[in-house]
Predicted 3D model of RNase P RNA and transfer RNA as a complex of 439 nucleotides. The coordinates come from a structure-prediction model, not an experiment, and the mean pLDDT is 75. It holds a member of the Rfam family "Bacterial RNase P class A". The family's RNA type in Rfam is ribozyme.
C1' cells in the first nucleotide's frame, strides 16, 4: 500500500433572536391563572416487544397430582436470565479469529418422497452346487464321466445401476461359489481398569461390537417456570340503575378468591358477580435516589465485586426537548422516553487502537 | 402504552404425522356461437406460498429474526 480480524470510543461545538415542558424563586389579589428571572430538558439503539427481573393486584403465592411451556457440554459471574466471562468438543478459514438450537438415535414408536433389484432385512440381474431334459463330442458299439444350452429347485451377497443415505476399509486365507466367516493393519462405539484435570475431556491398556440419518418428529433424562399486568393499583370528587348467584343460631353445607383435580387458607351475611342500561372523559398517588452515574484502590485471567470519595440527572397526559441565523470545516447517518432496571435482536454515520494475510521499498 | 391474530393467483379462500407438478370459485385472454352483445361452450395464461436465514437429502408446513396488516383492552359502581 491493499485485503481482513478483533476491541474500544463520539453522536457536531460555540455565540445570537424566537419559541416549548418541568422545578424553584421574587410580584399582583390566598390560591389557580399570568408575568419576569434562575436551573434543567432523550438515545445508543428511547425501536422490536424476543427473554429476565423489580414493583402492584389476585393468599402471604402454599403442598401434591396432571397438563402445558422453557432451557440442554463444563465451571464460573449475576437479583435473574434464553445474558456474559473462561475452557472442553466439533465445524470454517493460509492466518488473525470466527460460528455452534453442543443431552440421549445403543429405552421405544414414527418417517425416510421420486428414484433404484432392495431404504431396513431386500434379490432384478448376477455367481456357484447337485438333479432331471435336450444337444454335441469321445468309443467298434452302448453307458458314465466331458461340454453347452434349457427347467424348476437350494445355497450367496463378491460385482451392476439408483440416491442425501446401500451393511466400515484394504490384504491374506477359506470356500463349489461367496461373506468379519477367520486373522493382521487401520477407522468408529460401548464396557471396566489406569494415569491427567475442580469438571467437560484428554490419554494409555485390556474385552466386546460394526450400515445409516432425523429428536427446529413424537418421545426419554435432567432443570426451571403460579397468572395477569402501570389502561396493573390506592386514594378523592361528581352522578346514576336493570339482572343473576348464595345465604343469613352454631356445626354442616354454599359461594367466591385470574389451567384443571384434591388438600389447605381466607373472606361472606350483605356479600359476589355483571352489561345490549346509566354516570365521567374530573383530580391526587403510582412517577424516579435508583440492583443509580463518574473517580479512585484493591481481588479476579475475564466477566465481575469489594471499599472510599463525590454527582441529583427529563417525568408530559393531545403529550415538552424546537425552529432560524452566523461561525469553525464543507456535510450531519439511524431515529423521539410515556413505570422502572438487566440483556438480546434489528436499523445507522464517523473515529481510533491492536493484530493477521500479501506485495514493495529499507 | 399493553395483549392477541392473519399475510397463498387481480379478489375470496382451500391446502398439516414435512415428500415428486400448489389447488378451487370469481375475474383475465383467446377461439366458436349470434346481424351485434349478454349468457353459454371450448381451450389457455397468471404464484419470489409477504421477506430473508437456519433444521432436515427435502420446507407453504417446523425454528429464528424482519416487515406489513386487522381486532382486543379507560374509570365510577
Nucleotide at each position: 500500500u491493499g485485503a481482513g480480524c478483533a476491541a474500544g470510543c463520539c453522536a457536531g461545538g460555540c455565540g445570537g433572536u424566537c419559541g416549548c415542558g418541568c422545578g424553584g424563586c421574587a410580584c399582583u389579589a390566598u390560591g389557580a391563572u399570568g408575568u419576569g428571572c434562575c436551573g434543567u430538558g432523550a438515545g445508543g439503539a428511547a425501536a422490536g416487544u424476543c427473554c429476565g427481573g423489580g414493583c402492584u393486584c389476585c393468599a402471604u403465592a402454599g403442598g401434591g397430582c396432571a397438563a402445558g411451556g422453557g432451557u440442554g457440554c463444563c465451571g464460573g459471574a449475576u437479583a435473574a436470565c434464553g445474558u456474559c466471562c473462561g475452557g472442553c468438543g466439533a465445524a470454517g478459514g493460509c492466518g488473525a479469529c470466527u460460528u455452534c438450537a453442543g443431552g440421549g438415535a445403543a429405552a421405544g414408536u414414527g418417517c425416510a418422497a421420486c428414484a433404484g433389484a432392495a431404504a431396513c432385512a431386500u434379490a432384478c440381474c448376477g455367481c456357484c452346487g447337485a438333479a432331471a431334459c435336450a444337444g454335441g463330442g469321445g468309443c467298434u458299439u452302448c453307458c458314465a464321466g466331458c461340454c453347452u444350452g434349457c427347467u424348476g429347485u437350494g445355497g450367496c451377497a463378491a460385482g451392476g445401476u439408483u440416491g442425501a443415505a446401500a451393511u466400515g476399509g484394504c490384504g491374506a486365507g477359506g470356500u463349489a461359489a461367496g461373506a468379519g466367516c477367520u486373522c493382521a493393519c487401520c477407522g468408529g462405539g460401548c464396557u471396566g481398569c489406569g494415569u491427567g484435570g475442580a469438571g467437560a475431556c484428554a490419554u494409555g491398556c485390556a474385552g466386546c461390537c460394526c450400515g445409516u440419518g432425523u429428536a427446529a418428529a413424537c418421545c426419554c433424562c435432567a432443570c426451571c417456570c403460579g397468572g395477569a399486568g402501570c389502561a396493573a393499583g390506592a386514594c378523592c370528587a361528581g352522578a346514576a340503575c336493570a339482572g343473576g348467584g348464595c345465604g343469613c343460631g352454631a356445626a354442616a353445607g354454599g359461594c367466591a378468591g385470574u389451567u384443571g383435580c384434591c388438600c389447605g387458607c381466607u373472606g361472606c351475611c350483605g356479600c359476589c358477580c355483571g352489561g345490549a342500561a346509566g354516570g365521567u372523559a374530573g383530580g391526587u398517588c403510582g412517577c424516579a435516589c435508583g440492583a443509580g452515574g463518574c473517580c479512585u484502590g484493591c481481588g479476579g485471567u475475564a466477566a465481575c465485586g469489594c471499599a472510599g470519595g463525590u454527582c441529583c440527572c427529563a417525568g408530559a397526559u393531545a403529550g415538552a426537548u424546537g425552529a432560524u441565523c452566523g461561525u469553525c470545516a464543507g456535510a450531519u447517518a439511524c431515529a423521539g422516553a410515556a413505570c422502572c432496571c438487566g440483556g438480546c435482536u434489528u436499523a445507522u454515520g464517523g473515529c481510533u487502537u491492536g493484530c493477521u494475510c500479501a506485495a514493495a521499498u529499507u | 402504552g399493553g395483549g392477541g391474530g392473519c399475510g397463498u393467483a387481480g379478489c375470496u379462500c382451500a391446502g398439516u404425522u414435512g415428500g415428486u407438478u400448489a389447488g378451487a370459485g370469481c375475474g383475465c385472454u383467446u377461439g366458436c356461437u349470434c346481424g351485434a352483445c349478454a349468457a353459454g361452450c371450448a381451450a389457455g395464461a397468471g404464484g419470489u406460498c409477504a421477506u430473508u436465514a437456519g433444521u432436515u437429502c427435502g420446507a407453504c408446513u417446523c425454528u429464528a429474526a424482519c416487515c406489513g396488516u386487522c381486532c382486543c383492552c379507560a374509570c365510577c359502581a